[in-house]
A computed fold for a 106-nucleotide RNA from Acinetobacter gerneri DSM 14967 = CIP 107464 = MTCC 9824, annotated as Guanidine-I riboswitch aptamer.
The coordinates come from a structure-prediction model, not an experiment, and the mean pLDDT is 79.
The sequence is in RNAcentral, with records from Rfam and Ribocentre.
NCBI's taxonomy places the organism under Bacteria, Pseudomonadati, Moraxellales, Moraxellaceae, Acinetobacter gerneri.
The same sequence occurs in records of 2 taxa.
């Protein structure tokens, strides 16, 4: 910028790991000290149950435009149903994110 009808969006949940923050654990430094500790916040590790951040649902929730019918006047109704692998990808790294209403099943 175009597109789009089991449509698009935001706002949150289930989950989700571990950049960045915090915890912690061990090193390290510089000052006091006799040692210990105290101080710094420099480094490595550990997802760690974090009154932090981040990501997150086709089949969770809420809510907005939107679409469809009907009616004309600033309106009324519908927007139904939905069991799901493996394995693969992004991103710092995972997920119920993407592949994906896929393969399958019914």
């Nucleotide at each position: 910028c175009a597109u789009a009808a089991a449509g698009u969006g935001a706002a949150c949940u289930a989950g989700g790991g571990u950049u960045c923050c915090g915890a912690c654990a061990g090193c390290g430094c510089a000052a006091u000290g006799a040692a210990a500790a105290u101080g710094u916040g420099g480094c490595u590790g550990u997802g760690c149950u974090g009154u932090g951040a981040c990501c997150g649902a086709g089949a969770g929730u809420u809510u907005a435009c939107g679409g469809c019918u009907c009616a004309a006047u600033u309106g009324a109704g519908c927007u139904a149903c939905a069991c799901g692998g493996a394995g693969g990808g992004a991103u710092a790294a995972a997920a119920g994110c993407c592949c994906g209403g896929g393969a399958g099943g019914u």